[in-house]
RNA sequence: UUCUUAUCUAGAGAAACCGAGGGAUCAGGCCCUAUGACGUUUCGGCAACAGGUUCAUUUGAAUACUGUGCCAACUCCUGCAAGCGUAAUGCUUGAAAGAUGAGAA
Numbered sequence: 001u002u003c004u005u006a007u008c009u010a011g012a013g014a015a016a017c018c019g020a021g022g023g024a025u026c027a028g029g030c031c032c033u034a035u036g037a038c039g040u041u042u043c044g045g046c047a048a049c050a051g052g053u054u055c056a057u058u059u060g061a062a063u064a065c066u067g068u069g070c071c072a073a074c075u076c077c078u079g080c081a082a083g084c085g086u087a088a089u090g091c092u093u094g095a096a097a098g099a100u101g102a103g104a105a
Base pairs, nucleotide, nucleotide: 001105002104003103004102005101006100007099008098013043014042015041016040017039021032022031023030026079027078028077029076044071045070046069049067050066051065052063053062054061055060075097080094081093082092083091084090
């Protein structure tokens, strides 16, 4: 990097440094941002995806010990398809794309 598969409306922030854009990509919207965002580091925290351990044996529960991951907004919302609906904005489900884990090449 590609493929398969599971999940994605929950949860969890302080400090220091930096200094202008950032929210994956394209478009539209909306939002964050010199009261310093984004990013990096440290500390703190969240979370049972895999491993470990314990308990129970349908197969589950517990546990942040290990490996990841994560800590504004539903994956910020929409875009494609189907159904429903309004005067109009819309609503629901699915797909696509994306993120993360596990497995494989």
This is a predicted structure of a 105-nucleotide RNA (SAM riboswitch aptamer (S box leader)) from Psychrobacillus faecigallinarum. The sequence was found by an Rfam model in a public genome assembly. Of the family's consensus pairs, 95% are formed in the model. The source organism's lineage runs through Bacteria, Bacillati, Bacillota, Bacillaceae and Psychrobacillus.